The RNA shown here (SAM riboswitch aptamer (S box leader)) has 113 nucleotides and comes from Aquirufa beregesia. Its Rfam family is "SAM riboswitch aptamer (S box leader)". Gene Ontology term of the family: regulation of gene expression. Of the family's consensus pairs, 97% are formed in the model. The coordinates come from a structure-prediction model, not an experiment, and the mean pLDDT is 83. Lineage of the source: Bacteria > Bacteroidota > Cytophagia > Flectobacillaceae > Aquirufa.
């Protein structure tokens, strides 16, 4: 890096360094940011995938260890299906908008390669 499975509307700070961007890609929005972004380090914290304990199992508990995370639903939308509204059409249909569902992609963990 690839593949498979599970989860993604919850949760969680401060300091030092740094010095202009960040929110995965692309695009449109919308937010955060010199009252200090990304990133690095330290100390906290959140969570419970692996791990540990109990159990036939489903699960429950723990949080020393391996990760991970610590603004906003994965910040929202884009592709497909379907229902409603509006406009045009009056025959199919088209555009736009609101809600729901599904996929794709992404992120994290474990397994495997």
């Nucleotide at each position: 890096g690839a593949u498979u499975u599970a989860u993604a509307a919850a949760g969680a700070a401060g300091a030092a360094g740094g010095g202009a961007g960040a929110g995965a890609c692309u695009a449109g929005g919308c937010u955060c940011a010199a009252u200090g972004a990304a990133c690095u380090u330290c100390u906290g914290g959140c969570a419970a995938c692996c791990a540990g304990u109990u159990g036939a199992a489903a699960a429950a508990c723990u949080a020393a260890g391996g990760u991970g995370c610590u603004a906003a639903u994965u910040c929202c939308u884009a592709c497909c299906c379907c229902a409603g509204g509006c406009a045009a059409a009056u025959g199919c249909c088209u555009g736009u908008u609101u809600a729901g569902g599904g996929a794709a992609a992404u992120a994290u963990a474990a397994a495997c390669u």